[in-house]
Annotation
Predicted 3D model of a 108-nucleotide RNA (Guanidine-I riboswitch aptamer). Model confidence (mean pLDDT): 84 of 100. It matches the Rfam family "Guanidine-I riboswitch aptamer". Rfam links the family to the GO term regulation of gene expression. Rfam's curators write: This family represents a conserved RNA structure found upstream of the ykkC and yxkD genes in Bacillus subtilis and related genes in other bacteria. The sequence was found by an Rfam model in a public genome assembly.
Formats: sequence, structure tokens, C1' cells
RNA sequence: CGAAUUGUUUUCUAGGGUUCCGCGGCGAUCUUACCCUCGCCGGCCAGGUCCGAGAGAAGACGCACGGCGCAGCGGCCGUGUCCACGGAGGGAUAAAAGCCCGGGAGGA
Repeated sequence: CGAAUUGUUUUCUAGGGUUCCGCGGCGAUCUUACCCUCGCCGGCCAGGUCCGAGAGAAGACGCACGGCGCAGCGGCCGUGUCCACGGAGGGAUAAAAGCCCGGGAGGA
């Protein structure tokens, strides 16, 4: 000075907003008055649905190595699968985000 790799996936969590449900407020309708129903507003509304991590968790598959077993193949068991600072901006969805661009730019 320059380059590359760091598997796939599921279920969750941190986190995230507000389509839907619930909750709260206001209004309309109705009523003696409520309730019901409808509309609008509210996520500074600690809920359910929902979104959700490369740098969070667990599992499965895969891969590597070792062992068992078999004439051989198939198979079974065990171990390992590390590390990881990070904008701004843009994008999707109803919307936002630790989502996606992105293990990107940059830094070390």
C1' cells in the first nucleotide's frame, strides 16, 4: 500500500411503533339516566396481535475434528463452530426500531 473470509434457519429477548383488539377522552345516536352502537383524538397508553437483532439468548441443520461400528456405504456418540468499535443518510410496512441498505462508509 492492497485484498478476502467469518454458514443457513427456527423460537424467543432487548428494543420498536400504532394498522387491528383492548384502554382512556370527546362527540353523535338512544335514553329519565346509563348501557349498546358509530365517529374522531390519544402510544408521555408499562396490555394482546404486530415488527424485531452480524456485533443478544437458546435450539435444529450444516461444517471441522475425534471415537464407535460396518466387507463397504448408510449409521451412532462426543467436542468445537471464535472475534466483532461504528455514523450520517436513505428504504419498507399502518408505523417505528438494535429491521433492511450493512460485518456497508469510516475507525482500530